A computed fold for a 72-nucleotide RNA from a Propionibacteriaceae bacterium, annotated as transfer RNA. A source record names the gene trnT. Its Rfam family is "tRNA". Rfam classes the family as a transfer RNA. Rfam describes the family as follows. Transfer RNA (tRNA) molecules are approximately 80 nucleotides in length.
């Protein structure tokens, strides 16, 4: 230098054009003599960045950035 994959909540990941979600963690409550476990609830998001397509984009297209892999 070229090619491929990944980037979504604090973490691990779903979501492949029409309301952004789950598990764990954190917080509150129930339970308990108390803690843990268990159960219920709340909070938490620029969907890597910038542009484009579309009535509508996390999703499609282009460029760039971070990380991983391959080729030379």
């Nucleotide at each position: 230098g070229c090619c491929c994959c990944c980037g979504u909540a604090g973490c691990u990941c779903a979501g492949u054009g029409g309301c952004a979600g789950a598990g764990c963690a954190c917080c509150c409550g129930c339970c308990u003599u108390g803690u843990a476990a268990g159960c219920g609830g709340a909070a938490g998001g620029u969907c890597g960045u910038g542009g484009g397509u579309u009535c509508g984009a996390a999703c499609c297209c282009c460029a760039c950035c971070c990380g991983g892999g391959g080729c030379u």